[in-house]
Context: one part of a larger RNA
RNA sequence: CCCUUGUUAAGGAACUCGGCAAAAUGACCCCGUAACUUCGGGAAAAGGGGUGCCAACUCUUGUGGAGCUUGCUCUGCAUAGGUUGGUCGCAGUGAAUUGUCCCAAGCGACUGUUUACCAAAAACACAGGUUUCUGCUAAAUCGCAAGAUGAAGUAUAGGAGCUGACGCCUGCCCGGUGCUGGAAGGUUAAGAGGAGAUGUUAGCGCAAGCGAAGCGUUGAAUUUAAGCCCCAGUGAACGGCGGCCGUAACUAUAACGGUCCUAAGGUAGCGAAAUUCCUUGUCAGGUAAGUUCUGACCCGCAUGAAUGGCGUAACGACUUGGGAGCUGUCUCAACAGGGGACCCG
Numbered sequence: 001c002c003c004u005u006g007u008u009a010a011g012g013a014a015c016u017c018g019g020c021a022a023a024a025u026g027a028c029c030c031c032g033u034a035a036c037u038u039c040g041g042g043a044a045a046a047g048g049g050g051u052g053c054c055a056a057c058u059c060u061u062g063u064g065g066a067g068c069u070u071g072c073u074c075u076g077c078a079u080a081g082g083u084u085g086g087u088c089g090c091a092g093u094g095a096a097u098u099g100u101c102c103c104a105a106g107c108g109a110c111u112g113u114u115u116a117c118c119a120a121a122a123a124c125a126c127a128g129g130u131u132u133c134u135g136c137u138a139a140a141u142c143g144c145a146a147g148a149u150g151a152a153g154u155a156u157a158g159g160a161g162c163u164g165a166c167g168c169c170u171g172c173c174c175g176g177u178g179c180u181g182g183a184a185g186g187u188u189a190a191g192a193g194g195a196g197a198u199g200u201u202a203g204c205g206c207a208a209g210c211g212a213a214g215c216g217u218u219g220a221a222u223u224u225a226a227g228c229c230c231c232a233g234u235g236a237a238c239g240g241c242g243g244c245c246g247u248a249a250c251u252a253u254a255a256c257g258g259u260c261c262u263a264a265g266g267u268a269g270c271g272a273a274a275u276u277c278c279u280u281g282u283c284a285g286g287u288a289a290g291u292u293c294u295g296a297c298c299c300g301c302a303u304g305a306a307u308g309g310c311g312u313a314a315c316g317a318c319u320u321g322g323g324a325g326c327u328g329u330c331u332c333a334a335c336a337g338g339g340g341a342c343c344c345g
Stems, first nucleotide, its partner, number of pairs: 001340008010331002014329001019326001027051005036041001038165001052087007061078008088092001100324007107316002112124002128163007140149003166311004171241003176238002178234005185229003191223002196218005203210002242260005269303001270300001281297005
C1' cells in the first nucleotide's frame, strides 16, 4: 500500500449525479392506528408500552396418592395464564436469526415475462374492449404430394390485427391509399379468327416482269375474363384534423364580422408535460439560498381521444422531489483485529 472487519469526541448528509455504502429498525404480547378506497383494503400504517430471575396468592387443563360419613376433605406432579412483592446487571427477544418509516408526483392497473454473459424497465404479456375472416373437406398454417395442425373442436368456436384492469368517455374528415360492394360504359392477355401482305415456283412472256396450287413467313377486323378507369360504402382501416384582416366609450383583448383555401379544419379532456425550442417562461409553495420538485396560468416551436384521452384504490428490487430517524458519506481523520503484498528461512 491492497482486501476485509470492529470502534470513535462534537456535529449529523455539510458528502455525492444521487444517502451510493454503512448505520438504524427488527421477535412475541398489549394499546393504538390517518388521508384515500374498487369497502376487500390502506395496515405490521404511523406511534407507544412490556419481556430476566425469586417468592407468595389466584386460576386453566391433565394425571396420581391418602382418608373416610361415596362425595367430600387433605396432599403430590406436570401445564397455560393473571396479580402482588422482592431481586441483579449498563443492558432480560441480554447471543444468533429477525421490517426503517412518512409525504407528494410520473409511468405501468395488478401476479407474471425479458436482452444465458454490461439493460428487469415506463419494454413484453395479461384479464377486459373492439375490428375483421371463417358454415366445416371451415378460415389460417406446414408440405412437391400424400398428409398433418386447427380439432377428435363447430360462430358462447377457431384464426388474424389493434388496444390493454376498473371509472368517465372515445369528436370531425371517405379527397388520397387500403378494404368491401356494384355493374352500364372505356381499356385490357393468351386463345379463337383469318382479310391482306410476302418468300418459293409449275406456267406465261423477246425482255422487264406477271404468277395458280402447295409449302412457308407474317398478320387486320371480329370475339374474349379478372384487373384498372368508373360509381358507392367504410376510421377501435393506413391516415388527416388551416391562413389573413378588422371590430367593444381608458388600455388591452375580441363574444362578433369579412375573405382565401380545404376532404375536413382539433371537439371533450389534459397542458413548459417521459411532449415546451425560446426557457432557469410567469405566479405561488417548500429552502437562509431551489436550472430539480409541487400547485396554477396557457403564448400547445411540435398535446389530444383504442398509434386511445383523462382519472384511479391496490401493487412496483421502476423514476423524481421532500421529511423523520440513523449513521465515519462528510467536516477530518484516528485506533485496533484478520488476510495479502514485502523481507528472512

Notes:
A computed fold for a 345-nucleotide part of an RNA from a mouse gut metagenome, annotated as large-subunit ribosomal RNA, domain IV. It matches the Rfam family "Bacterial large subunit ribosomal RNA". Clan: LSU clan. The coordinates come from a structure-prediction model, not an experiment, and the mean pLDDT is 88.